[in-house]
RNA sequence: CUCGUAAAGGGCAAACCCGCCGUGAGGCGGGGGCGCAAAGCCGAGGGCCUCCCUCUGCCGGAGGUGGCCGGGCUGCCGAGG
Repeated sequence: CUCGUAAAGGGCAAACCCGCCGUGAGGCGGGGGCGCAAAGCCGAGGGCCUCCCUCUGCCGGAGGUGGCCGGGCUGCCGAGG
């Protein structure tokens, strides 16, 4: 520097259920475990989703999503160079 077939020790945690918050998308905590080699951190450029409107325009406004894609920073183990 490249890669993640296999292994070890660990890590995170989808759906679903319960509680709380939110009009909602959704968020937080607990259980749970589908998956993840950056599913670590940052950050809404694109995508997707919600609500509102002077209204049907994906035009405007307000939001949500980082486990959809791309970007920046950092990093464990192993293999190869």
Source information:
This is a predicted structure of an 81-nucleotide RNA (c-di-GMP-I-GGC riboswitch aptamer) from a Candidatus Bipolaricaulota bacterium. It was read from a public genome assembly, where an Rfam model found it. Its mean pLDDT, the model's own confidence on a scale to 100, is 83.